[in-house]
RNA sequence: CCAGAUGACCGGGCGGUCGCGGAAUUUCCCUACAAAGGGUGUUCCGAGGAAAGUCCGGGCUCCACGGUAAUAUGACGGCGGGUAACGCCCGCCAAGGGUGACCUUAGGGAUAGCGCCACAGAAAGCAAACCGCCCCUCGAAGCCCGUAAGGGCGAAGUGGGGCAAGGGUGAAAGGGUGCGGUAAGAGCGCACCGCGCGGCCGGUAACGGAAGCGGCAUGGCAAGCCCCGUCAGGAGCAAGACCAAAUAGGAACGGCGCGCUGUCGGCAACGGCAGCAGGGCAUUACCGCCCCGGACCGUUCGGGUAGGUUGCGCGAGCCGUCCGGCAACGGACGGCCAAGAGGAAUGAUCGCCACAACGGCAACGUUGUACAGAACCCGGCUUACAGGUCAUCUGGCCCA
Numbered sequence: 001c002c003a004g005a006u007g008a009c010c011g012g013g014c015g016g017u018c019g020c021g022g023a024a025u026u027u028c029c030c031u032a033c034a035a036a037g038g039g040u041g042u043u044c045c046g047a048g049g050a051a052a053g054u055c056c057g058g059g060c061u062c063c064a065c066g067g068u069a070a071u072a073u074g075a076c077g078g079c080g081g082g083u084a085a086c087g088c089c090c091g092c093c094a095a096g097g098g099u100g101a102c103c104u105u106a107g108g109g110a111u112a113g114c115g116c117c118a119c120a121g122a123a124a125g126c127a128a129a130c131c132g133c134c135c136c137u138c139g140a141a142g143c144c145c146g147u148a149a150g151g152g153c154g155a156a157g158u159g160g161g162g163c164a165a166g167g168g169u170g171a172a173a174g175g176g177u178g179c180g181g182u183a184a185g186a187g188c189g190c191a192c193c194g195c196g197c198g199g200c201c202g203g204u205a206a207c208g209g210a211a212g213c214g215g216c217a218u219g220g221c222a223a224g225c226c227c228c229g230u231c232a233g234g235a236g237c238a239a240g241a242c243c244a245a246a247u248a249g250g251a252a253c254g255g256c257g258c259g260c261u262g263u264c265g266g267c268a269a270c271g272g273c274a275g276c277a278g279g280g281c282a283u284u285a286c287c288g289c290c291c292c293g294g295a296c297c298g299u300u301c302g303g304g305u306a307g308g309u310u311g312c313g314c315g316a317g318c319c320g321u322c323c324g325g326c327a328a329c330g331g332a333c334g335g336c337c338a339a340g341a342g343g344a345a346u347g348a349u350c351g352c353c354a355c356a357a358c359g360g361c362a363a364c365g366u367u368g369u370a371c372a373g374a375a376c377c378c379g380g381c382u383u384a385c386a387g388g389u390c391a392u393c394u395g396g397c398c399c400a
Base pairs, nucleotide, nucleotide: 001396002395003394004393005392006391007390008389009388010387012353013352014351015350016349017348018347020046021045022044023043024042025041028039029038030037048371052382053381055380056379057378058377059376060236061235062234063233073232074231075230076229077228078092079091080090081089082088093107094105095104096103097102108227109226113225114224115221116220117219130167131166132163133162134161135160136159138157142153143152144151145150175193176192177191178190179189180188194216195214196213197212200209201208202207240310241309242308243307250301251300252299253298254297255296256294259276260275261274262273263272264271265270278291279290280289281288317336318335319334320333321332322331323330324329354369355368356367357366358365359364
């Protein structure tokens, strides 16, 4: 210098002016004693690394719940550690990939049971035999022996048997390589590798190591059902708590009224109807009509609705230094308080600078600033993201 690996970080910068949301205020005004409110001034604060998806784990809140066990459902699954907890993180192990830094893994169980293994292939699960190899029998042709009769050999082929080495199919064909062995072969025998078994050594463990024994068996799939182990009550800030209008309805107390007769129903309380009395239609008489009763008045209480307040920003908080730990993380000390409302604020503009796109021969000009955007909070994961910075490491090339 080129190509890469891993981790961390920034995410337009500085300054001016104006504006918007929130908080504080012994600034002043409305305004007068105070309170409360409004305006104005001043001071301070005002999006993110993902605020997103709402996928996992918690806090908080309400509801449910006697204990234990089991079942169902769901998630997870090497070992050790971290954490409030996790399906997250760290370290390690194993397997696979990469020259390497490093990366990836739903990484328990296949003699508990069931199921599946497409196509191809003879055979895909109590293994099988297509081509092939070997032995035996027969054996046209042919060859050999024989004077002949006849006999022998015999490629191909027929029939019987043996084999699983080789070929072929497949993702996968019942250990691999080599030597021996054999008619040909075969863990048939042996060596090494692999596998299994029980102990030994190292390690907290997963696991690793060397030696011994076993001739090698029950192939794969559990991201098919399933089995084993671990964990899990439900709903969510529209949770929940408090204050509480009008209207309607409820309850208590008080006021006024609830008279008489007959009749009908009913055990009764009481109710229906008619008449009389009473009241009203300005007054008096008569007649007529209406009322004759709680749709009354007042006070108080309680529930809920609209509305308001709270929950709601001091928290598993942030920053720095030191200590422990390989690390995740933990501890000590010091410092800081930093958006919170509603669906709505978090912006505009000017100057200089950075970067990008476009235009231009150039000077320069114009436009723009990735993804996106709080709403109860926190820890993770996942996804989106222009451009840039730093650290450590790997491979290659060059120079001294």
This is a predicted structure of a 400-nucleotide RNA (Bacterial RNase P class A) from Asticcacaulis sp. AC460.
Rfam family: Bacterial RNase P class A. About the family: Ribonuclease P (RNase P) is a ubiquitous endoribonuclease, found in archaea, bacteria and eukarya as well as chloroplasts and mitochondria. It is annotated as a ribozyme.
Lineage of the source: Bacteria > Pseudomonadota > Alphaproteobacteria > Caulobacteraceae > Asticcacaulis.